This is a predicted structure of a 482-nucleotide part of an RNA (small-subunit ribosomal RNA, 3' major domain) from a metagenome. It matches the Rfam family "Bacterial small subunit ribosomal RNA".

[in-house]
Context: one part of a larger RNA
RNA sequence: UGACGGGGGCCCGCACAAGCGGUGGAGUAUGUGGCUUAAUUCGAUGCUACGCGAAGAACCUUACCAGGGUUUGACAUGUAUCGUGUCGGCGGUGAAAGCCGCCUAGCCGUAGCAAUACGGCGCUUUACACAGGUGCUGCAUGGCUGUCGUCAGCUCGUGUCGUGAGAUGUUGGGUUAAGUCCCGCAACGAGCGCAACCCUUACGUCCUGUUGCCACUCCUUUAUUGGAAGCACUCUGGACGGACUGCCCUGUGAAACGGGGAGGAAGGUGAGGAUGACGUCAAGUCAGCAUGGCCCUUACACCCUGGGCUGCACACGUACUACAAUGCUCAGUACAAUAGGAGCCGAAACCGCGAGGUGGAGGAAAUCACUAAAACUGAGCCCAAUUCGGAUCGCAGGCUGCAACUCGCCUGCGUGAAGCCGGAAUCGCUAGUAAUGCCGUAUCAGCUACGACGGCGUGAAUACGUUCCCGGGCCUUGUACA
Numbered sequence: 001u002g003a004c005g006g007g008g009g010c011c012c013g014c015a016c017a018a019g020c021g022g023u024g025g026a027g028u029a030u031g032u033g034g035c036u037u038a039a040u041u042c043g044a045u046g047c048u049a050c051g052c053g054a055a056g057a058a059c060c061u062u063a064c065c066a067g068g069g070u071u072u073g074a075c076a077u078g079u080a081u082c083g084u085g086u087c088g089g090c091g092g093u094g095a096a097a098g099c100c101g102c103c104u105a106g107c108c109g110u111a112g113c114a115a116u117a118c119g120g121c122g123c124u125u126u127a128c129a130c131a132g133g134u135g136c137u138g139c140a141u142g143g144c145u146g147u148c149g150u151c152a153g154c155u156c157g158u159g160u161c162g163u164g165a166g167a168u169g170u171u172g173g174g175u176u177a178a179g180u181c182c183c184g185c186a187a188c189g190a191g192c193g194c195a196a197c198c199c200u201u202a203c204g205u206c207c208u209g210u211u212g213c214c215a216c217u218c219c220u221u222u223a224u225u226g227g228a229a230g231c232a233c234u235c236u237g238g239a240c241g242g243a244c245u246g247c248c249c250u251g252u253g254a255a256a257c258g259g260g261g262a263g264g265a266a267g268g269u270g271a272g273g274a275u276g277a278c279g280u281c282a283a284g285u286c287a288g289c290a291u292g293g294c295c296c297u298u299a300c301a302c303c304c305u306g307g308g309c310u311g312c313a314c315a316c317g318u319a320c321u322a323c324a325a326u327g328c329u330c331a332g333u334a335c336a337a338u339a340g341g342a343g344c345c346g347a348a349a350c351c352g353c354g355a356g357g358u359g360g361a362g363g364a365a366a367u368c369a370c371u372a373a374a375a376c377u378g379a380g381c382c383c384a385a386u387u388c389g390g391a392u393c394g395c396a397g398g399c400u401g402c403a404a405c406u407c408g409c410c411u412g413c414g415u416g417a418a419g420c421c422g423g424a425a426u427c428g429c430u431a432g433u434a435a436u437g438c439c440g441u442a443u444c445a446g447c448u449a450c451g452a453c454g455g456c457g458u459g460a461a462u463a464c465g466u467u468c469c470c471g472g473g474c475c476u477u478g479u480a481c482a
Stems, first nucleotide, its partner, number of pairs: 001482002003479003007476007015466002019429005026321008034312002042053002064307007073130001077129004083123002088103006107120005132296002135294003141290002143285003146281001148279001153192006159168003172183003198273004203241005209235001212231002217228003244267001247261005323422001327381006341368001344363002349358003388419001393414007435458007
């Protein structure tokens, strides 16, 4: 100087407390461990692995296993060499890959009338340099990422102090979300962080006026329908304005700042996002990519068929659905936003109980297509393992796709399991939040999505307080630790 302490002081954080809803019990989905297996490819492992890499494992993917094959190779460059138009098609064998065989319209340049010859590009044969490796090492690395932590810290120059390591500044008194600001001070300044600058959202003004809008006017319709006209309004999306403790009162000796108020759409960082200092964990990744070293080279490379990654006594994590009456079923009826659409979205109409099929208007989209559900109204159920719950299984179908046996999703009928609110323990959340309802997108032929990422609707309760648990910041103290 640090680190540590079941030392002290001060201060924060959904850390506790106060509340609301869960997990832990059930069934299922999904990931992991374990076991099994020819293989169940590999990685991730306290917080910071476990709906993680994977924004899509039937084949492919695929790295694993079995079997069948290839050896200058699926791919790149170069040299030499044999042959030859390329492309393409057919046959045999075979599970395919592969192997064997056959056919084939005729590229460019030079010479030439042409036939043809030579050269070039391309392809091919053979040979060689080489290719190839998701093989090992993340403890050789780059890059990227997680975590402490959006915590308020981490340092430097000059000066001063100290023999020196180093100290000071950065400590102290206040204050703040903040090393934020003020005051003081042997320090004076500065840098990386904080804040602001950026994006979204909340209000207004101006501009914009179609594909959006419909107040006024006209025409029209059974119609609150359609058209014209219009750009007022809503809205689209661009530029500005607006919030700064600016104003008033007040607290302390002053300042910074705190408390209250006015005006205002918004008030003290308005809300949310992006943004992650010096460093820590030899943290994670050689399988995204790159890369040193090591290793394989008729195989640890490459192709194909089938299987596996989906196996199941069991254990754990994360979710979904429930156990019901604030509910379930049926009928009626109202209101969104984000986003995507051409091998795509697909209307009307018709067929089917339905999944879906036929159909093809319109739409490269403010133009076309696209039911929001919970809520609300009415009726039934009457506390029951039930009109709760939907697992499981049987049958019949639909869709995608060469192909749904292993191993897809969906529909109808039947079946109708566990489960009556969950032990010890444990998680999230402070406001348009939790809880709850639905919608969209990426990946994608299809889909195991109940996941992930977004959008909108309905919409709470509680916080006395900081003694305690956990994590963190500053000062100080002890130390046989570095």

Model confidence (mean pLDDT): 81 of 100.